RNA sequence: GGAGUCGGCCAGGCGACCGCGGUGGACGUUGGUCCAUCGAGGAAAGUCCGGACUCCGCAGGGCAGGACGCUGGGUAACUCCCAGGCGUGGCGACACGCGGCACGUGCAACAGAAAGCAGACCGCCCGCGCGGCCCAGAUCGCGCAGGUAAGGGUGAAACGGUGCGGUAAGAGCGCACCGGCGUCGGCGGUGACGUCGACGGCCAGGUGAACCCCGUCCGGAGCAAGGCCAAGCAGGUGCGUCGAGGUGGCCCGCUGAGCACCAGGUAGGCCGCUGGAGGCCGUCGGCAACGACGGUCCGAGAUAGAUGGUCGCCCCACCGAGUACAUCGGUGCUGACAGAAUCCGGCUUAUCGGCCGGCUCCCCGC
Numbered sequence: 001g002g003a004g005u006c007g008g009c010c011a012g013g014c015g016a017c018c019g020c021g022g023u024g025g026a027c028g029u030u031g032g033u034c035c036a037u038c039g040a041g042g043a044a045a046g047u048c049c050g051g052a053c054u055c056c057g058c059a060g061g062g063c064a065g066g067a068c069g070c071u072g073g074g075u076a077a078c079u080c081c082c083a084g085g086c087g088u089g090g091c092g093a094c095a096c097g098c099g100g101c102a103c104g105u106g107c108a109a110c111a112g113a114a115a116g117c118a119g120a121c122c123g124c125c126c127g128c129g130c131g132g133c134c135c136a137g138a139u140c141g142c143g144c145a146g147g148u149a150a151g152g153g154u155g156a157a158a159c160g161g162u163g164c165g166g167u168a169a170g171a172g173c174g175c176a177c178c179g180g181c182g183u184c185g186g187c188g189g190u191g192a193c194g195u196c197g198a199c200g201g202c203c204a205g206g207u208g209a210a211c212c213c214c215g216u217c218c219g220g221a222g223c224a225a226g227g228c229c230a231a232g233c234a235g236g237u238g239c240g241u242c243g244a245g246g247u248g249g250c251c252c253g254c255u256g257a258g259c260a261c262c263a264g265g266u267a268g269g270c271c272g273c274u275g276g277a278g279g280c281c282g283u284c285g286g287c288a289a290c291g292a293c294g295g296u297c298c299g300a301g302a303u304a305g306a307u308g309g310u311c312g313c314c315c316c317a318c319c320g321a322g323u324a325c326a327u328c329g330g331u332g333c334u335g336a337c338a339g340a341a342u343c344c345g346g347c348u349u350a351u352c353g354g355c356c357g358g359c360u361c362c363c364c365g366c
Base pairs, nucleotide, nucleotide: 001362002361003360004359005358006357007356008355009354010353012314013313014312015311016310017309018308020039021038022037023036024035025034026033027032041337045348046347048346049345050344051343052342053222054221055220056219060252061251062250063249065218066217067216068215069214070084071083072082073081074080085098086097087096088095089094099213100212104211105210106207107206121152122151123148124147125146127144128143129142130141131140160178161177162176163175164174165173179203181200182199183198184197185196186195187194188193226271227270228269229268235262236261237260238259239258245255246254247253278297279296280295281294282293283292284291285290315335316332317331318330319329320328321327
């Protein structure tokens, strides 16, 4: 200098004027006015996971159903995060994946003779028959009946690889070595696992985001949860303590006085509601995720839903003039994606542009 990989951060800046919502104060009085202060995001999004909180009397047993799945740790919890193991890809930094198809069942396009207790198209081989030479044998050709998975060819995949023996030809048929599998044992590791040795049978295709099996976890509904106040109205019918109704999809168990329908009334306010598993800084423990302690700060709370509008200067992008990265003019804040609605931890998706750092590979110079 070039190419790459991983991580973190920012998300136009400053100022003026006019508005909108919350809180506090003052005035005023029930119309409000003034002052001070605060007022969107890294994803507020998708609502996909996990929790807090609230109600369902308790949230108990079974069935069904669902989610998750290497190991160890972190956490309130998780399908998240950190560290490690193994496999695959890459020269590498690094990225991606993860229970079980040697239980059972199912599934697989095209090509191919045959694709799941495989399979004889070509080839190779034994036997028999016929023919080519007068006969016989050998040999060759054709046919029939078999043997054969070593060779050819098809395929993503053809039922271990190499060699020796063996055989009519072959074949784990036998043996040696290698690969892989299983069992047992030693050593290292908390563990996943690694490594070494012995033995076994000669060898087992793929697919689990297929049914299924094994293990772990899960009661349901959700802030329109739920509670309080105010205003207003008109009752009627049916069922029910011999059990209505409720309790998760079902059963059990539990509970125990109301429930269903029609008619009538209202549709206002308050709490929940934003100070929290909270932000920042420091010290300590830990490889890390994270935790402990100390200090410091308060940074949205609307309810038809506030967070907006008009300008000035700078920055950025584009267009034009210009020899020009000088300068000038114009356009654009729709100048990325987007925008709170109970809160929090994650994941995923969207995102113009910019900044910083770790590491890897290649080339050049000293």
This is a predicted structure of a 366-nucleotide RNA (Bacterial RNase P class A) from an Actinomycetota bacterium. Its mean pLDDT, the model's own confidence on a scale to 100, is 78. Rfam family: Bacterial RNase P class A. Its family is annotated with ribonuclease P activity, tRNA processing and dimeric ribonuclease P complex in the Gene Ontology.